[in-house]
This is a predicted structure of a 73-nucleotide RNA (transfer RNA) from Fimbriiglobus sp.
NCBI's taxonomy places the organism under Bacteria, Pseudomonadati, Gemmatales, Gemmataceae, Fimbriiglobus.
Its mean pLDDT, the model's own confidence on a scale to 100, is 80.
It matches the Rfam family "tRNA". The family's RNA type in Rfam is transfer RNA.
The sequence was found in a public genome assembly.
RNA sequence: GGGGGUGUAGCUCAAUUGGUAGAGCACCUGCUUUGCAAGCAGGGGGUCAGGGGUUCGAGUCCCCUCUCCUCCA
Numbered sequence: 001g002g003g004g005g006u007g008u009a010g011c012u013c014a015a016u017u018g019g020u021a022g023a024g025c026a027c028c029u030g031c032u033u034u035g036c037a038a039g040c041a042g043g044g045g046g047u048c049a050g051g052g053g054u055u056c057g058a059g060u061c062c063c064c065u066c067u068c069c070u071c072c073a
Stems, first nucleotide, its partner, number of pairs: 001072005007066001010025004019056001027043005049065005
C1' cells in the first nucleotide's frame, strides 16, 4: 500500500424484513443478616465510533473519515 472484518450502557455482548435501543455482570436504594457475602424487589446509566446521503422512518442501507483485529505484498 491492497483485501476482509470490528466499533451499541462502566465491562462482555444482543437487537428478526428498516418501525419505541436491550440482556448478563457491575453500580445505586430498600428488604433480609449480629456483620459480610449470597438472595429478593426496585432504580439510575446510551452522541448506536465521527460526518454526510437515501427514506415518512436508519443501530440496520449507501459514501467518506477514524479506531482496532486479520490476511496478502